This is a predicted structure of a 328-nucleotide part of an RNA (large-subunit ribosomal RNA, domain IV) from a Phycisphaeraceae bacterium.

Context: one part of a larger RNA
RNA sequence: CGGUCGUGAAGGAACUAGGCAAAUUGACCCCGUACGUUCGCAAUAAGGGGGCCCUACCCUUCGGGGAGGGCGCAGAGAAGAGGCUCUGGCGACUGUUUAUCAAAAACACAGCACUGUGCUAACUCGUAAGAGGAUGUAUACAGUGUGACGCUUGCCCGGUACCGGAAUGUCACGGAAGGGGGUUAGCUUCGGCGAAGCUCUCGACCUAAGCACCGGUAAACGGCGGCCGUAACUAUGACGGUCCUAAGGUAGCGAAGUUCCUUGUCGGGUAAGUUCCGACGCGCAUGAAUAGCGUAAUGACUGGAGCACUGUCUCCACGACCGACUCG
Numbered sequence: 001c002g003g004u005c006g007u008g009a010a011g012g013a014a015c016u017a018g019g020c021a022a023a024u025u026g027a028c029c030c031c032g033u034a035c036g037u038u039c040g041c042a043a044u045a046a047g048g049g050g051g052c053c054c055u056a057c058c059c060u061u062c063g064g065g066g067a068g069g070g071c072g073c074a075g076a077g078a079a080g081a082g083g084c085u086c087u088g089g090c091g092a093c094u095g096u097u098u099a100u101c102a103a104a105a106a107c108a109c110a111g112c113a114c115u116g117u118g119c120u121a122a123c124u125c126g127u128a129a130g131a132g133g134a135u136g137u138a139u140a141c142a143g144u145g146u147g148a149c150g151c152u153u154g155c156c157c158g159g160u161a162c163c164g165g166a167a168u169g170u171c172a173c174g175g176a177a178g179g180g181g182g183u184u185a186g187c188u189u190c191g192g193c194g195a196a197g198c199u200c201u202c203g204a205c206c207u208a209a210g211c212a213c214c215g216g217u218a219a220a221c222g223g224c225g226g227c228c229g230u231a232a233c234u235a236u237g238a239c240g241g242u243c244c245u246a247a248g249g250u251a252g253c254g255a256a257g258u259u260c261c262u263u264g265u266c267g268g269g270u271a272a273g274u275u276c277c278g279a280c281g282c283g284c285a286u287g288a289a290u291a292g293c294g295u296a297a298u299g300a301c302u303g304g305a306g307c308a309c310u311g312u313c314u315c316c317a318c319g320a321c322c323g324a325c326u327c328g
Stems, first nucleotide, its partner, number of pairs: 001323008010314002014312001019309001028050004036041001038148001052070004057066003071075001083307007090299002095107002111146007123132003149294004154224003159221002161217005168212003174206002178202006186193002225243005252286001253283001264280005
């Protein structure tokens, strides 16, 4: 000097990104216990008290209890054994996860919704046979989204997607009326013409799905405006005008895990608060199953505050053991 421990005056979070670490608390018995609540909880809430040994007394369910007395610094005599409270965010919950830097607000979940599937089901694996689905049958199975519960889930079908329609347009292979070229039996005015067959080629017309077209569907993918004016102080703008759109953001919530400007403004908490809580709302760039807003319980989650407690700190000191170091 380092490591692992122990103790500490006065103060008590002044430390620090942050009470990280440590300390406090602790098992059992008795008393007592708020807000909230889905009536289960919250709750070991919080906050108090007790304990050893002896006895002739009292009670006893015979376990013990009461009363009185005794000893020690200390009676759950050592070890092991919740710190607590208030208030936000997120996820309902128990669970799951990055074996080896992330345990979470991520995943899952019961519940909700949409879509597909009529059974040789859809779907999945396999070249196939075949298998799973299922020895199930729409109260089933598969896919997708959301994610307990409560209250809700607005407007837009123009784009993309899906579903339905089948008149018309487009349209492949194929079929095909007919036309043209080559070849040559024959004919010939010797220039040519040219049947059948074979062959090359063009091809009206017929012809499916799809697309176009006509509708529907947003808990399908998604989207949800601008400018100007206006009230008898001012300010504001219920109101009006105008342009554009498929439709112009409803209920809620809101400087938010979303707010750039921003340490917004006001209130609370502090002596002092870029954090926090409650409000406000012209929201750079919230918003309704990419769910919206609440919510008891729950959490090795995350923000803020307090009580208790402490070597975290003011500010370090001493001790034990193990190393390092010196000598051997």

The RNAcentral record of the full RNA draws on ENA.